[in-house]
């Protein structure tokens, strides 16, 4: 001195997931999210190839393997092996993608970097939907590039 782990106090970023009170409890409120439920609309056609909700997490395509099938050859052979070729379908891996996040005052537009493109839950069943019923308030994690424009806040002088 650099780099790496750990703990804590600040700051920050996904995401609805914060705050406050009290009797401290399977609590209460608020605030922010989610579902479920009329008329009118709107679908009336697809119910096991079920079907639906949260969430940015949707769609295509290849290569691998199963499985049909069709051709040719070994071969005179519906059977057996070989090689291509089509088609289905699971999981794995890659490549894009609709879309999403971030780049530190706080909002916006533009540019440019980068990352994600998940994962789960209802249980046969739910189109919107006032009133109205109802659920949730978790988890994981550490980025710091530039120009404009309105207002707004913090510093300093």
């Nucleotide at each position: 001195a650099a780099u790496a782990u750990u703990a804590a106090a600040u700051g920050g970023c996904c995401g609805a997931a914060u705050u406050u009170c009290u009797u401290u409890a399977c609590g209460a409120a608020a605030a922010c999210g989610g579902g479920g439920g009329a008329a009118c609309c709107g679908a009336u056609u697809u119910u096991u190839a079920g079907g639906g909700g949260u969430g940015a997490g949707u769609u295509u395509c290849g290569c691998u393997g199963a499985a049909u099938u069709c051709c040719u050859g070994g071969a005179u052979a519906u059977u057996c092996c070989a090689a291509g070729g089509a088609u289905u379908c699971a999981a794995g891996c890659g490549a894009a993608u609709a879309g999403g996040g971030c780049a530190a005052c706080c909002g916006u537009u533009c540019a440019u970097g980068u990352c994600c493109g998940a994962a789960u839950c209802c249980g046969u069943c739910a189109g919107c939907u006032a009133a109205c019923c109802u659920c949730g308030u978790a988890g994981g994690c550490c980025u710091u590039u530039g120009a404009g424009c309105a207002g707004g806040g913090a510093c300093c002088a």
A computed fold for a 157-nucleotide RNA from Paenibacillus lutimineralis, annotated as c-di-AMP riboswitch aptamer (ydaO/yuaA leader). The sequence is in RNAcentral, with records from Rfam. The coordinates come from a structure-prediction model, not an experiment, and the mean pLDDT is 79.